[in-house]
RNA sequence: UUGGUAUCAAGAACGCAGCGAGGGACUAGCCCUAAGACCUGCUAGCAACCUAUCCCGAGUUUAUCGAGGGAAAAGGUGCUAACUCUAGCCAAAUAUGCUUUAUCCAAUGGAUGGGUGUAUA
Numbered sequence: 001u002u003g004g005u006a007u008c009a010a011g012a013a014c015g016c017a018g019c020g021a022g023g024g025a026c027u028a029g030c031c032c033u034a035a036g037a038c039c040u041g042c043u044a045g046c047a048a049c050c051u052a053u054c055c056c057g058a059g060u061u062u063a064u065c066g067a068g069g070g071a072a073a074a075g076g077u078g079c080u081a082a083c084u085c086u087a088g089c090c091a092a093a094u095a096u097g098c099u100u101u102a103u104c105c106a107a108u109g110g111a112u113g114g115g116u117g118u119a120u121a
C1' cells in the first nucleotide's frame, strides 16, 4: 500500500509541561480554538481487539485439544468534545405541492433502513 473480517447510540482528562495557529480525514454545514485548541511528552482513566491467565463448554482421537460464552486487566495496540459531530450514494414513510374528470405523474422535503468513505483492531 492492497484485500478480507469485526467494531463505531455506551465509556473515559476542566490534569501537568512544551509549542504557538489553526483543528474536527475530504466537500458542505455546524462546532472547537490566544480563557491556548490541534500536536508532542508525562500522569490518570476508559474499553476489552491481540498475547498470557482463570471459569463454563458443543465436539472428539479423552488430551497439556477445543468452536463458542464469561471473568480479570499483567503485557501489546487503541481511545478519552460533539452518535464515526451531521449530511454526501441508494431506497424511502409522513408532509408541502404542480397537474388532472379520475388514476398515474413535475418539484420541494426527508423520519427511517441499507451501503460507500474514514478510523481502529
Base pairs, nucleotide, nucleotide: 005121006120007119013043015042016041017040018039022032023031024030026088027087028086029085044080045079046078049076050075051074053071054070055069056068059065084117089114090113091112095108096107